[in-house]
Context: one part of a larger RNA
RNA sequence: GACGAACGCUGUGCGGCGUGCUUAACACAUGCAAGUCGUACGGUAAGGCCCUUUCGGGGGUACACGAGUGGCGAACGGGUGAGUAACACGUGAGUAACCUGCCCACAACUUUGGGAUAACGCUAGGAAACUGGUGCUAAUACUGGAUAUGUGCUCCUGCUGCAUGGUGGGGGUUGGAAAGCUCCGGCGGUUGUGGAUGGACUCGCGGCCUAUCAGCUUGUUGGUGGGGUAGUGGCCUACCAAGGCGGCGACGGGUAGCCGGCCUGAGAGGGUGACCGGCCACAUUGGGACUGAGAUACGGCCCAGACUCCUACGGGAGGCAGCAGUGGGGAAUAUUGCACAAUGGGCGCAAGCCUGAUGCAGCAACGCCGCGUGCGGGAUGACGGCCUUCGGGUUGUAAACCGCUUUCAGCAGGGACGAAGCUUUUUGUGACGGUACCUGCAGAAGAAGCACCGGCUAACUACGUGCCAGCAGCCGCGGUGAUACGUAGGGUGCGAGCGUUGUCC
Repeated sequence: GACGAACGCUGUGCGGCGUGCUUAACACAUGCAAGUCGUACGGUAAGGCCCUUUCGGGGGUACACGAGUGGCGAACGGGUGAGUAACACGUGAGUAACCUGCCCACAACUUUGGGAUAACGCUAGGAAACUGGUGCUAAUACUGGAUAUGUGCUCCUGCUGCAUGGUGGGGGUUGGAAAGCUCCGGCGGUUGUGGAUGGACUCGCGGCCUAUCAGCUUGUUGGUGGGGUAGUGGCCUACCAAGGCGGCGACGGGUAGCCGGCCUGAGAGGGUGACCGGCCACAUUGGGACUGAGAUACGGCCCAGACUCCUACGGGAGGCAGCAGUGGGGAAUAUUGCACAAUGGGCGCAAGCCUGAUGCAGCAACGCCGCGUGCGGGAUGACGGCCUUCGGGUUGUAAACCGCUUUCAGCAGGGACGAAGCUUUUUGUGACGGUACCUGCAGAAGAAGCACCGGCUAACUACGUGCCAGCAGCCGCGGUGAUACGUAGGGUGCGAGCGUUGUCC
């Protein structure tokens, strides 16, 4: 000097901007955090509207829409740092070994059939979670055929490179597409090529400690055939060979998420990785796959373990390292708040819905910055306190007193920007917030402490104590005149803070 700090005293004066479980990746009550689409579909539980009614109800409409089928999203966003010494990260290359939903551009197409199933009706089982039987029905759900530039295989051929090769043109052959909705404006669907974006893999180099770890390794190192993958590859498998790594530290052990950065320092360097941003890993512990463009998936599924809860004992349910909040641990870390107005995201043609992302508010002197607690005059240098050589000195222009001002806080009135947007056709729309800001009112009124004063180090006397009580960062003070202990007066330093402790330079 610095801090995500804590503790002590003080302050509960104000504002702006930040920051706030560093410990138990301990356990979690409760609420919310991922839905949306009726312009995909059959429909109509509830509500609105219309008709009817024997006032029980019935019918229609589709304004609207519970549940269901279907689509897209749920792999983003948010959290945490356990694991990981590794191509995990950073940086620079490579992929002639790869994938990429939505989006953009271009080219072509959007043809013809079929059978089911949920919802629903009837019914059965169960305490529940839920499950079964039977009958009916729809689609942008599922599926057969047709056609197709392209794909695979094969033949001819042009150009070319960086080794395997790459990239065009032509012929043959094989199995391959599609879906409709509409308010008629549009919104979609399929195939191919290219782009953009995102991802995957490989390699060079770089960044901890330990030799009281010196040898390690059998899918191990390489090859061939096969499998698997989007794809290369011992990634896996069969066979063959016997290799591969290591004092330039292999293997083992310990510790640790990595980086941009942050702190310090003139720099070199040292330390660190809270907040913000990028990457990685994880989601009660361990394992597994499914779906999908994308996951081996925090708020999906299956199995096993521990734990908690419900149970009619047969069986079930759960996962806050999301936002709040609770217990526990701890020196220590906040509200079970408001709003989708803005920014951004998902769905939707849209209106809109959802969004604990986000925007705001609340709490905390936790940090940084700014402001205030008054200003000018005022000497009989008052009273009081302290000291005194008893003359006086000092507190001290300090107070009183006189004049002035009113920041901030308080009260009253006005009152935003953020919305030049969005929406729709003329209206509506701000959580923050009656906040910021502006104007007015009253009165010095409501607002100062903490540490230190032997030297280092700025600031000295008196009394008490008597190696006691105590102080102390180091040197060291205290045993009867202590500037070092305690108190008082005075002084010095900083100031809504001041000190102490811890850690780093």
Molecule: small-subunit ribosomal RNA, 5' domain
Organism: uncultured bacterium